Small-subunit ribosomal RNA, central domain from an uncultured bacterium, 349 nucleotides, folded computationally. Rfam family: Bacterial small subunit ribosomal RNA. The RNAcentral record of the full RNA draws on ENA. The coordinates come from a structure-prediction model, not an experiment, and the mean pLDDT is 89.
Context: one part of a larger RNA
RNA sequence: CUGGGCGUAAAGCGAGCGUAGGCUGUUAAUUAAGUCGAAUGUGAAAUCCCCGGGCUCAACCUGGGAACUGCAUUCGAAACUAUUUAACUAGAGUAUGGGAGAGGAAAGUAGAAUUUCCGGUGUAGCGGUGAAAUGCGUAGAUAUCGGAAGGAAUACCAGUGGCGAAGGCGGCUUUCUGGAACAAUACUGACGCUAAGGUUCGAAAGCGUGGGGAGCAAACAGGAUUAGAUACCCUGGUAGUCCACGCCGUAAACGAUGAGAACUAGAUGUUGGGAGGAUUGGCCUCUCAGUGUCGCAGCUAACGCAAUAAGUUCUCCGCCUGGGGAGUACGACCGCAAGGUUGAAACUC
Numbered sequence: 001c002u003g004g005g006c007g008u009a010a011a012g013c014g015a016g017c018g019u020a021g022g023c024u025g026u027u028a029a030u031u032a033a034g035u036c037g038a039a040u041g042u043g044a045a046a047u048c049c050c051c052g053g054g055c056u057c058a059a060c061c062u063g064g065g066a067a068c069u070g071c072a073u074u075c076g077a078a079a080c081u082a083u084u085u086a087a088c089u090a091g092a093g094u095a096u097g098g099g100a101g102a103g104g105a106a107a108g109u110a111g112a113a114u115u116u117c118c119g120g121u122g123u124a125g126c127g128g129u130g131a132a133a134u135g136c137g138u139a140g141a142u143a144u145c146g147g148a149a150g151g152a153a154u155a156c157c158a159g160u161g162g163c164g165a166a167g168g169c170g171g172c173u174u175u176c177u178g179g180a181a182c183a184a185u186a187c188u189g190a191c192g193c194u195a196a197g198g199u200u201c202g203a204a205a206g207c208g209u210g211g212g213g214a215g216c217a218a219a220c221a222g223g224a225u226u227a228g229a230u231a232c233c234c235u236g237g238u239a240g241u242c243c244a245c246g247c248c249g250u251a252a253a254c255g256a257u258g259a260g261a262a263c264u265a266g267a268u269g270u271u272g273g274g275a276g277g278a279u280u281g282g283c284c285u286c287u288c289a290g291u292g293u294c295g296c297a298g299c300u301a302a303c304g305c306a307a308u309a310a311g312u313u314c315u316c317c318g319c320c321u322g323g324g325g326a327g328u329a330c331g332a333c334c335g336c337a338a339g340g341u342u343g344a345a346a347c348u349c
Stems, first nucleotide, its partner, number of pairs: 004320003007303002012317001014201004021194003025088005031082001033081002035077008049065006091191001092188005097182001103177007110154001115149007125136002162169002206247006215241002220236004258316006266294012298305002322349003331342004
């Protein structure tokens, strides 16, 4: 390489959009590039193979044949792939309709709570722990009542509930805006799938500039614990957490399961839409789309998966090939930096 694989053994890019490429629905005609057949030419000799001959045999030498699976030209075939033309509607899309949703962006706003400040009441403790101490408090704390400020997060509802490609999204209102599902018609007429490069998005932490800073809290300080305690526990506390703009581009970015399509027993819950039935006040049946649990066939090394497949198939992409060395070195590209991406070998078991 071939082959075999990728839920957990090595292996699905974190996710989308999309270029090239690969693959691609139904019918009819067309051409004849691929494909198939025939003929002609060529495919040197030797070698290989078959049948003979010569050295006593063999190796070796030698005659004949076959073969040289190829290439070119010409003539033909037209099922399949392809080309061109015409058409179709089952894929895909558009319009119309009433609904669902923490989908995204911006602005405004509400109440509870923590903290701080001001004022009142009030007096000796508060706080914290396994127990303590550091800490706070007679300069009046904790507690309690009234007022003010400010920041952050939105109890209940809340749900293997919903939405989103993923990351993710949760008070309320308004504006702008994306997507999906359903129902019935109408329209376009293969416009599709995948996707190397490319490009965009991408939790947390981190970085730059400027704000903000209530609570929490790396670092740090102190108190404990302990043989020690650079920890776990406690009292404090700065970056940070928040906002705007710009970087970073990584995660157990997980369903550890790429995307699309088709097919393959059932049972049961739930969300959204539709249809029908029925006692007419809350059920039943069917159906489409999602989201769960169980389960047959089948698959699997087993665990388990099982119409949301890890079953049976097709198309395209990505990735794997013993452990360590190592996601390291070197080089390149990217980054302000931290670092990221790509990514070996010696050696060793």